[in-house]
Parts: sequence; C1' cells; structure tokens
RNA sequence: CUUUCAUCAAGAGCAGUUGAGGGAAUGGCCCAAUGAAGCUGCGGCAACCAUUCACUUGUGAAACGGUGCCAAAUCCACAGGAUUGAUUCCUGAUAGAUGAAGC
Repeated sequence: CUUUCAUCAAGAGCAGUUGAGGGAAUGGCCCAAUGAAGCUGCGGCAACCAUUCACUUGUGAAACGGUGCCAAAUCCACAGGAUUGAUUCCUGAUAGAUGAAGC
C1' cells in the first nucleotide's frame, strides 16, 4: 500500500513545554488565549492480540506484555422511514478509525 474479518451511542486527563489552530473529507455545527495541534512526564480507560486462571471448550475472569484510546455517536453529513421539530429515533450505504490476519 492493498485484501479479508471483527468492532466503532459505553469508558478514561492532569502537569510541563510551546503558542493558533483543531474536530480525516466540500458544507454544517462545535472546541480553542479560562490555551488549539504537537512534544515530554506521569496517570487512566478498554480488553483486539499475547499471557495466566476457571469451567460448561468457547465463554467468563485477571490486566504484567504488544497495540489502541482518554470533548461531543466515527460530532452531523448520503438513501429510505418515523416525527410538530431537532446534530431526535429506526434501518441501510459510502468513507474512515482501531485490532487481528494476509500479500
């Protein structure tokens, strides 16, 4: 980079440094000098993989390891339906993210 599979309304942040952007994508809406993104330190969440344990052998538990994550549903977005209405609710698609596997 590309392919396959699974998941994506739960959960979890402070400090230092720095200084204007950020939320992938036209647009919307939102966050941001009461400090954005980045970097560093420490902390936490979760349970995909690995590991250990239990038993009903595929489920549960644990959380030392490999990843990941710590505003808002993956913030909304497209199609159909519901609704007085809405970024409301239901179903599905596209794209994306993460993990595992493959090339």

A computed fold for a 103-nucleotide RNA from Pelosinus fermentans JBW45, annotated as SAM riboswitch aptamer (S box leader).